[in-house]
Context: one part of a larger RNA
RNA sequence: GCCAGCGAGUUACUUCUGUGCAGCAAGGUUAAGCCGAUUGAGGUGUAGCCGUAGCGAAAGCGAGUCUGAAUAGGGCGAUUAGUUGUACGGAGUAGACGCGAAGCCCGCGCGAUCUAUCCAUGGGCAGGUUGAAACCAGGGUAACACCUGGUGGAGGACCGAACCGGUUGUCGUUGAAAAGACUUCGGAUGACCUGUGGAUAGGAGUGAAAGGCUAAUCAAGCCGGGCGAUAGCUCGUUCUCCUCGAAAUGCAUUUAGGUGCAGCCUAGGACAAUAUAUUUAACGGAGGUAGAGCACUGAUUGGGCUAGGGGGCUUACCAGCUUACUGACCCCAGCUAGUCUCCGAAUGCCGUUAAAGUGAGAAUCCUGGAGUGAGUCGUUGGGUGAUAAGGUCCAACUGCGAGAGGGAAAGAUCCCAGACUAACAGCUAAGGUCCCCAAGUAUGUGCUAAGUGGAGAAGGAAGUGGGAAGGCUAUAACAUCCAGGAGGUUGGCUUAGAAGCAGCCACCCUUUAAAGAAAGCGUAACAGCUCACUGGCCGAGCCGGCCCGCGCCGAAAAUAUAACGGGGCUUAAGCACAUCACCGAAGCUUUAGAAGUAAUACAUUCUGCGGAAUGUAACACUUGGUAGAGGAGCGUUGUCUAUGAGGUGAAGCGUUACCGUAAGGAGGCGUGGAUUUUAGACAAGUGAGUAUGCUGGC
Numbered sequence: 001g002c003c004a005g006c007g008a009g010u011u012a013c014u015u016c017u018g019u020g021c022a023g024c025a026a027g028g029u030u031a032a033g034c035c036g037a038u039u040g041a042g043g044u045g046u047a048g049c050c051g052u053a054g055c056g057a058a059a060g061c062g063a064g065u066c067u068g069a070a071u072a073g074g075g076c077g078a079u080u081a082g083u084u085g086u087a088c089g090g091a092g093u094a095g096a097c098g099c100g101a102a103g104c105c106c107g108c109g110c111g112a113u114c115u116a117u118c119c120a121u122g123g124g125c126a127g128g129u130u131g132a133a134a135c136c137a138g139g140g141u142a143a144c145a146c147c148u149g150g151u152g153g154a155g156g157a158c159c160g161a162a163c164c165g166g167u168u169g170u171c172g173u174u175g176a177a178a179a180g181a182c183u184u185c186g187g188a189u190g191a192c193c194u195g196u197g198g199a200u201a202g203g204a205g206u207g208a209a210a211g212g213c214u215a216a217u218c219a220a221g222c223c224g225g226g227c228g229a230u231a232g233c234u235c236g237u238u239c240u241c242c243u244c245g246a247a248a249u250g251c252a253u254u255u256a257g258g259u260g261c262a263g264c265c266u267a268g269g270a271c272a273a274u275a276u277a278u279u280u281a282a283c284g285g286a287g288g289u290a291g292a293g294c295a296c297u298g299a300u301u302g303g304g305c306u307a308g309g310g311g312g313c314u315u316a317c318c319a320g321c322u323u324a325c326u327g328a329c330c331c332c333a334g335c336u337a338g339u340c341u342c343c344g345a346a347u348g349c350c351g352u353u354a355a356a357g358u359g360a361g362a363a364u365c366c367u368g369g370a371g372u373g374a375g376u377c378g379u380u381g382g383g384u385g386a387u388a389a390g391g392u393c394c395a396a397c398u399g400c401g402a403g404a405g406g407g408a409a410a411g412a413u414c415c416c417a418g419a420c421u422a423a424c425a426g427c428u429a430a431g432g433u434c435c436c437c438a439a440g441u442a443u444g445u446g447c448u449a450a451g452u453g454g455a456g457a458a459g460g461a462a463g464u465g466g467g468a469a470g471g472c473u474a475u476a477a478c479a480u481c482c483a484g485g486a487g488g489u490u491g492g493c494u495u496a497g498a499a500g501c502a503g504c505c506a507c508c509c510u511u512u513a514a515a516g517a518a519a520g521c522g523u524a525a526c527a528g529c530u531c532a533c534u535g536g537c538c539g540a541g542c543c544g545g546c547c548c549g550c551g552c553c554g555a556a557a558a559u560a561u562a563a564c565g566g567g568g569c570u571u572a573a574g575c576a577c578a579u580c581a582c583c584g585a586a587g588c589u590u591u592a593g594a595a596g597u598a599a600u601a602c603a604u605u606c607u608g609c610g611g612a613a614u615g616u617a618a619c620a621c622u623u624g625g626u627a628g629a630g631g632a633g634c635g636u637u638g639u640c641u642a643u644g645a646g647g648u649g650a651a652g653c654g655u656u657a658c659c660g661u662a663a664g665g666a667g668g669c670g671u672g673g674a675u676u677u678u679a680g681a682c683a684a685g686u687g688a689g690u691a692u693g694c695u696g697g698c
Stems, first nucleotide, its partner, number of pairs: 001698006011094003015091010027050003033044003054061002064076004097236002100233001104226004109222002116200009125190001127159003130155001134151006163187003169182003202218001204214003239633006249262005263372002265369006278356008291343001292341002297337002301333004308326002310323004375400002378397007405416003420593004425589003431583003434567003440580001442579006453569001459553002463550005470543003481536004486510003491505003516531001519530003594623004600617007634687001636684007644676002652671005658665002
């Protein structure tokens, strides 16, 4: 992992609450006990409880009472329905749907065969090296000291096996091993190692101290008990169909992944009409947003005017003059704000009236049951951020969540569209129609040459198409070619020089078809080469700006083309405009069928005559759905009552082409060999795929 079996909302309570049903009803009901029964049966028992009256703190009063001075006002009441049982929904108390901690506490409970320390008694340490004290001899000293040689054999001394350890590296890592193997390394006469026996233990021991060790367990051992500890946490929670269908918000919280109240869902009840929600229209309102504006509050640019201030001059003082300084108020023009407003929408909101709306799964209220209280994308308006984020925080509205289907190659959130069931019928939406791939190689007119299409900015460019203007031009433009481009003059100044061309000033006159006191290159300065300008040759368009369409460059990324889904596409299969067809979904239609719904009609039953329940019919509408609420059923085991079946073969098991909307249910055949069906009711150890579930098998 697979298969089989087991495996989770139970039980108790004279607890509380609601609903259905039943009994009795201004009443309802017994508890213990007693009598009886036990192959079943109840009777009695009236203590007590609930209700029938409330109000007040109470005395108390009473359909009222309290407050109060009140006969006022106000609060709570009165004008009736309860109670007992039972089933179910929910709550409470209990383990309370199941499994799951780490832990906490208790116990003269069990442990020192592991390990820590200690005690007693034993054992072990190849070989080699070094050579302390002391002693002896010689030297030496006044005597010591001291020196030399020898003897000697000290040491938590040295090297290194056994032994003890565990430094490095590799391997091993479902190991050969729940700590090892190999290699290398430390100690190896000592605070050494070790056998046997013994001592000390759970808030205790022991510890050359690491919170180490105390039997593969240690920041408090193991075993048993409290114990089904607690778990706002995780996981799991078993048959079917039908109706409706959320939330991820507000407030509060030792609160933030929990909970309470509200909001939103569901079931029942009330409300039942000229009604209500909602929509549209008209009318009436509140408001200070968008925009706009500068009248206020601020911010702010330029100019004018000018008080004041600064500088200069003048001056004994007062005063005066002046200024390329500064400059309030005021005037003109301009700009600006979320915390400005002289103004001021559209939407939205509130109300009234009218219409639509009526078997709306409407509004509102009451009661039972919930779930939710992590949201998220998109569009729009904003805050924050960087006018970043698939960011974050609000608001409005869709969607996803809880929504399938078609499109976007593929995609929760985008576009289209809301799936009751069936169909080898039809029409469409978004999006498409060369092939993959259903449908146009459709039609008309243009554009694009970049595979642009099929990513991208500032910026750049005789790309190309279109448009409206302007200038030049047969008195010859534009371009090429030929020729000229002169004189006063080297203008004046400056300068070493300055001659058109370093710089400053001026920029005239003449000859001319034309020619600047020169637009550029050049020289030290000249020279020289061009240009402007003119003539000739030629002979028809030329020039530079503006607006629009489509293109070009700008353009670098990591495994492989890889930025059309692919093939492939160029008067397109690209782009723009227009037109007609067609394809295309679970949308709409058609045909058949099912279910639901406070309307209608008919029938039956009940009735307190108001009505209620059930069934049938046609029409209409509806039937996506997580959490969740409600409804109706299937099946299993057993009990009771009735009823059948069965050795001419029960149950079970296997198989099969039948029936039912589903859970499921028959029949046949085989196997099997003794029980079992059906109907009504009752009671549950009542349904398995997931819990790293449990047991067994493979």

This is a predicted structure of a 698-nucleotide part of an RNA (large-subunit ribosomal RNA, domain II) from a Deltaproteobacteria bacterium. Its Rfam family is "Bacterial large subunit ribosomal RNA". The full RNA is in RNAcentral, with records from ENA.